[in-house]
Context: one part of a larger RNA
RNA sequence: GCCUACGAGUUAACGUUGCUGGCAAGGUUAAGUGAUUAAGUCACGGAUCCGUAGCGAAAGCGAGUCUGAAUAGGGCGCAGAGACGUAGCACUGCUAUGUCUUUACAGUCAGUAGUGUUAGACGCGAAACCGUGUGAUCUACCCAUGGGCAGGGUGAAGCUUUGUUAACCCAAAGUGGAGGCCCGAACCCGUUGACGUUGAAAAGUCUUGGGAUGACCUGUGGGUAGGGGUGAAAGGCCAAUCAAACUCGGAAAUAGCUCGUACUCCCCGAAAUGCAUUUAGGUGCAGCGUUGAUAACUAGUUUUAUAGAGGUAGAGCUACUGAUUGGAUGCGGGGGCUUCACCGCCUACCAAUUCCUGACAAACUCCGAAUGCUAUAAAAUGAUAAUCAGCAGUGAGGGCAUGGGUGCUAAGGUCCAUGUCCGAGAGGGAAAGAACCCAGACCAUCAGCUAAGGUCCCAAAAUGUAUAUUAAGUUGAAUAAACGCGGUUGGAUUGCACAGACAGCUAGGAUGUUGGCUUGGAAGCAGCCAUUCAUUUAAAGAGUGCGUAACAGCUCACUAGUCGAGCGAUCCGGCAUGGAUAAUAAUCGGGCAUAAAUAUACUACCGAAGCUAUGGAUUUGUUUGCCUUUUGGCGGACAUCUGGUAGGGGAGCAUUCUAAUGGGGUUGAAGGUGAGCUGUAAGGCUUGCUGGACUAAUUAGAAAAGAAAAUGUAGGC
Numbered sequence: 001g002c003c004u005a006c007g008a009g010u011u012a013a014c015g016u017u018g019c020u021g022g023c024a025a026g027g028u029u030a031a032g033u034g035a036u037u038a039a040g041u042c043a044c045g046g047a048u049c050c051g052u053a054g055c056g057a058a059a060g061c062g063a064g065u066c067u068g069a070a071u072a073g074g075g076c077g078c079a080g081a082g083a084c085g086u087a088g089c090a091c092u093g094c095u096a097u098g099u100c101u102u103u104a105c106a107g108u109c110a111g112u113a114g115u116g117u118u119a120g121a122c123g124c125g126a127a128a129c130c131g132u133g134u135g136a137u138c139u140a141c142c143c144a145u146g147g148g149c150a151g152g153g154u155g156a157a158g159c160u161u162u163g164u165u166a167a168c169c170c171a172a173a174g175u176g177g178a179g180g181c182c183c184g185a186a187c188c189c190g191u192u193g194a195c196g197u198u199g200a201a202a203a204g205u206c207u208u209g210g211g212a213u214g215a216c217c218u219g220u221g222g223g224u225a226g227g228g229g230u231g232a233a234a235g236g237c238c239a240a241u242c243a244a245a246c247u248c249g250g251a252a253a254u255a256g257c258u259c260g261u262a263c264u265c266c267c268c269g270a271a272a273u274g275c276a277u278u279u280a281g282g283u284g285c286a287g288c289g290u291u292g293a294u295a296a297c298u299a300g301u302u303u304u305a306u307a308g309a310g311g312u313a314g315a316g317c318u319a320c321u322g323a324u325u326g327g328a329u330g331c332g333g334g335g336g337c338u339u340c341a342c343c344g345c346c347u348a349c350c351a352a353u354u355c356c357u358g359a360c361a362a363a364c365u366c367c368g369a370a371u372g373c374u375a376u377a378a379a380a381u382g383a384u385a386a387u388c389a390g391c392a393g394u395g396a397g398g399g400c401a402u403g404g405g406u407g408c409u410a411a412g413g414u415c416c417a418u419g420u421c422c423g424a425g426a427g428g429g430a431a432a433g434a435a436c437c438c439a440g441a442c443c444a445u446c447a448g449c450u451a452a453g454g455u456c457c458c459a460a461a462a463u464g465u466a467u468a469u470u471a472a473g474u475u476g477a478a479u480a481a482a483c484g485c486g487g488u489u490g491g492a493u494u495g496c497a498c499a500g501a502c503a504g505c506u507a508g509g510a511u512g513u514u515g516g517c518u519u520g521g522a523a524g525c526a527g528c529c530a531u532u533c534a535u536u537u538a539a540a541g542a543g544u545g546c547g548u549a550a551c552a553g554c555u556c557a558c559u560a561g562u563c564g565a566g567c568g569a570u571c572c573g574g575c576a577u578g579g580a581u582a583a584u585a586a587u588c589g590g591g592c593a594u595a596a597a598u599a600u601a602c603u604a605c606c607g608a609a610g611c612u613a614u615g616g617a618u619u620u621g622u623u624u625g626c627c628u629u630u631u632g633g634c635g636g637a638c639a640u641c642u643g644g645u646a647g648g649g650g651a652g653c654a655u656u657c658u659a660a661u662g663g664g665g666u667u668g669a670a671g672g673u674g675a676g677c678u679g680u681a682a683g684g685c686u687u688g689c690u691g692g693a694c695u696a697a698u699u700a701g702a703a704a705a706g707a708a709a710a711u712g713u714a715g716g717c
Base pairs, nucleotide, nucleotide: 001717002716003715004714005713006712011119012118013117014116015115016114017113018112019111020110021109022108023107026050027049032044033043034042035041036040054061055060064076065075066074067073080102081101082100083099084098085097086096087095088094089093122260123259125257129250130249131248133246134245140224141223142222143221144220145219146218147217148216149214151183152182153181154179158175159174160173161172162171163170187211188210189209193206194205195204226242228238229237230236263652264651265650266649267648268647273286274285275284276283277282287394288393289391290390291389292388293387294386300381301380302379303378304377305376306375307374308373314367315365316364321361322360326356327355328354332350333349334347335346336345337344397422398421399420400419401418402417403416404415405414406413427438428437429436442616443615444614445613447612448611449610453606454605455604456591457590458589462603464602465601466600467599468598469597475593476592483578484577487575488574489573490572491571492570493569494568495567496566504562505561506560507559508558510535511534512533515529516528517527541556545554546553617642620639621638622637623636624635625634626633627632653706655703656702657701658700659699660698661697663695664694671690672689673688674687675686676685677684678683
């Protein structure tokens, strides 16, 4: 890992709600007793409990009672329904009251289903806590008594002799044999490296190391016990277990946590919000779901009309509060001058008020929408609404669009609001994609039409039509800005132009004059000045740019000729272009495309589980036929419905056993293994082979009643 078997909402008591049944103003027995039995059943037993009346703390009173001084007020209580009248009011109605008719009040016991509480309470799962005991044959320390330590080295004290001294001291040579001394086996330890790591070994092997007469090593016997011991202290060790050993018990501890929780079909179908919480991944109440009941042209919903409240968007501010651009005026102040002082004068300073101008605000408003909200009326729709009762789940949400807060007008950020989708939604498109676009899947069909999106090939459908643009593979559905650009194209305005424009070429471009000043020089061209003047002219500046020391020289403006038709300027668009940098090798999904790109218009086609067609099934409602004791069963027609997680409701299939009934089986039961048929599904039926003795159906009843998952349990492979 696979297979087989086992494996999780049970049982009891007490509540509560529904359904079924018995009796009913009553209902009902419990323990027990008797009878009789195979189990059991029948009878008795009225104690009790619930109901029939409430109020009060109670005595108590009682359709009332309590409070109270009260006959007040108030609290809690005290039969209903229908018809016809009357009166009042806020008039389709409500209230009060009269008459008549009518039922009279509804509980309780049992069964069953849902659910609650108490119990282990759907199953498995802690780490822990407490109690009784067992452990020091491992190991820590201690006590008693024994044992062990090759060999080599060093050479303390003391002593002897000699020297020395007055005598000591001292020195030398010997002797001597001290030491938690040295080297190094046994022995003890475990520093380094490698190997080993399903090992030879649940801690080792090899190598290399440390101690090796000592705080040494070791045998035997004994002692200390679990909040305790022991510890040269590492939270170490206390039998491969230690921040509190092991064993059994309390015990099925508790687990707001994780995992798992077993057949089918049908109907409906959520939430991830508010408030509270030692609360935040839990829970309570509300909201939203489901099932049942209630009663109605009324509730709800939508549209239209009318009437309202409001201060958002916008706008405005000479309408306030605050903020604010430039200008005019310049109160007042600063500075300067003046003066003994006052006065006075001045100002490229600051600047009030006022005026003109521009403009800002979530906590500004003289104003002010659209939506939304409320009410009324009409129309449409017709249980969708509301209340009560049973049962829930949810209370981690998320993306997108819009209006905002926060943040950096950052985030697939965060917090609100409104909507939508995903969640719980399949199908088509976007290459691929939870929520973007289209569209809501009952089933079948080798039928049709469309949506979004597409129609050269991959790949269904146009190598479609018309007119433009782009030359960058721009583009062809992820990028990009400021700024630059005589790329190209469209439009508008304007100027010049056959009396000849623009560009080119030919020629001229002069004179007073070297204007004046300045200067070493200044002659059109360093600089300054200006009535930059005048003359000749077709035209020619007291000079546009080079140039010279200054001149000279070249050139331009300007003019003529030649040429012969358009040429300039500004602004606004389209498509391109530069700006353009990311980590494995690139790409529009790919191939590729000059359209198969872009823009506009048009036609055809493709394209989904959408719509239609044909057949079938289902839900709910209305109506109707037959059967029937009945709430029921079986049909027909019409309308409607059938995505679905948590969850609510309904109807069934299968397994084992029990009762009743009538059955099957050695002419072959159950079981096993194939085949065929059949039902919407769980499933059912028939039959071949095997097997060799039991077993099915119908109607009821009862459950140890359905496995793919729990790192499930046991066995097998």